[in-house]
Context: one part of a larger RNA
Order: sequence, then structure tokens, then C1' cells
RNA sequence: CCGUGGUCAAGGAACUCGGCAAAAUGUCCCCGUAACUUCGGGAGAAGGGGAGCCAUGGCCGGUGUAGGAGCGUUGCCUCCGAAGCUGGUGGUGGCCGCAGAGAGUGGGCCCGAGCGACUGUUUACUAAAAACACAGGUCCGUGCGAAGUCGUAAGACGAGGUAUACGGACUGACGCCUGCCCGGUGCCGGAACGUUAACAGGACUCGUUAGUGGGUGCGCCCGCGAAGCGGAGAAUGGAAGCGCCGGUAAACGGCGGUGGUAACUAUAACCAUCCUAAGGUAGCGAAAUUCCUUGUCGGGUAAGUUCCGACCUGCACGAAUGGCGUAACGACUUGGGCGCUGUCUCGACCACGGACUCG
Repeated sequence: CCGUGGUCAAGGAACUCGGCAAAAUGUCCCCGUAACUUCGGGAGAAGGGGAGCCAUGGCCGGUGUAGGAGCGUUGCCUCCGAAGCUGGUGGUGGCCGCAGAGAGUGGGCCCGAGCGACUGUUUACUAAAAACACAGGUCCGUGCGAAGUCGUAAGACGAGGUAUACGGACUGACGCCUGCCCGGUGCCGGAACGUUAACAGGACUCGUUAGUGGGUGCGCCCGCGAAGCGGAGAAUGGAAGCGCCGGUAAACGGCGGUGGUAACUAUAACCAUCCUAAGGUAGCGAAAUUCCUUGUCGGGUAAGUUCCGACCUGCACGAAUGGCGUAACGACUUGGGCGCUGUCUCGACCACGGACUCG
């Protein structure tokens, strides 16, 4: 010096990102327990008192000897019951120690706020959480050879189930609620109309040339050109889809700007105007969201970028990508207080084991 234990004057969180670590609390009995609450809870709330041993007498039991009583039944009957033994309870007196739940084991508590309702689940080896799940809510699909899923198929799961069922998606107990927009995207509906594939269809046209007109240098050349074969192919017919017309937001999503105006000022209930599918309702709000920002005011402190209560100028909350509350719960996050302490002022000493030195 390191590790693990132990003790400490006075102070008591001044330590520190933060009471991290340590200390403290701790058992049983009794008394006594607030706000709030979903009336269950909160509660072991909080906060107090008691606890050993000896003697003694009281009370309540168990057992039960002696003894006593009873009888339509004389019984290994039933009942009462000194003593003795024994369980418990509370009283009085006394004894010892620093200390009587004498060691070990064995909650610290309270107040405020955020998030998540809760018990659960998770990154096996850095994350246990406000993440996942969850009962509950809603929407969509599915009529049974169900939808969906696996498989080329057979087949299987779904289910030996049948819409109070099964599958998918979102939300996430409970309470109060969940506004406006269907223009875009998606989904659903629409026997018309437009567009539209293969295919059907073959008009028209082209190549080839038997033939035929003309030319010729007799090799052939220039025209026209039936049938056949071949090329190309219009009109017309032709499904879904798309267009089109509607519906639908607990489908994906979206939810404005400018100017003016009141008899102090300020502000603008009011007016005007532009744009939009519609311009953010309730509730909440410097918030797990606020940039400016340590916003401003109030509270708490001697002093508070955190915290709590307000305000609203919401850079950039907002209603099942749910909004706002909420008792209970939490090895969650955050602020404060009491207790307690070597965390600290500020360090000291002890024990054990190392390091190190010597052997």
C1' cells in the first nucleotide's frame, strides 16, 4: 500500500452526479394509527409501552387418587371432586448485569411528483425498465371441405371447435371521455359508361406465279396477275384491373395564413380577406414533449439550472400511433424531510489475509 472485518471525541450528508457504501430499523405481545380509497385497502401506516430469573398467593383449564352424590339400568355406569402432576393467564414482592427478543436470524420510516393499472415477462455473458405481456375495449375477416397457417401434393393444424367460435390488427385495469376532415392512399360497394390482354374475327394490303400484254441482245426483262402457300393485319366481340360514382378514420393519415378593431395602455369578444378535404373540440400544457430558457410568479432553502403549485408566448401536446385523471402495486425515475451513521470535516487505531523486505 491492497483486500476483508472491527471501533471512535465533537459535528451529522458539510461527502457525492446521487446518502453510493455503511450505520440505523428488525422478533413476539399490548396500546394506537392520517390523507386518500375502486370500501378490499392504505396497515407492520406513523408513533408508543412491555419482555430475564426467584419467591408468593389469585383466576381459568386438563388429568385425576382419596372422598362424595345419583339410579326403572348396581355398571370396567354417570356426575362432582381435596391432594398430586400439568397447560395458560394476570398480581405482589424480591435478585443480578452495561445490556433480559442478552447470541444467531430478523422491515428504516414519512411527504410530493412522473411513468406503467396490478401479479407476471425480457436483452443466457454490460440494460429488468416508463420496454413486452396482461384482463378489458374496438375494428376487420370467417357459415364450415370456414377464414388463416404448413405442404408440390396427399394431408395436417385450426377443431373432433361452429360466430358467446376461430384468425388478424390496434389499444391496454378502472373512471370521465374519445371532437372536425373521405381531397390523397388503402379497403368495401356499384348488372351502366370509358379504357383494357390472350383469344375470336378477318376487311384491306403485300410476297410468290400458272396464265397473259409488251419488249428482247433469246439468257431474259417490264407490266397485269387466278388458285394455292406465305407475310402483315383494320373494324367488331372480349374478364379482372384502372378510370368513373359512392361509402369508410378505434383504416394509413391530416386537423391554416394575413390585415384591422373597444373612451389610458394593453389585449381583441368583433370585422375583412386569402387558401383548404377540414383548419385542433374536450382535456392537458416550459411537460419523459419548451428551442429561446436557469421563461415569469408563488412554495420549499441562509442560498434551489433540479423539485412542487401556477401562468400560457404549445420552436414542435391532444383524444384507442388514445386524451385526462386514478386507490393499490414497483430491486423503476425524480424532489424533500425524520432517524442513523467514518460518506464527509479528517483522520486514527485494532484483527486477519496479501503485497513488500529479510531468512
This is a predicted structure of a 359-nucleotide part of an RNA (large-subunit ribosomal RNA, domain IV) from Haloactinomyces albus. The prediction has a mean pLDDT of 89. RNAcentral holds the full RNA, with entries from ENA.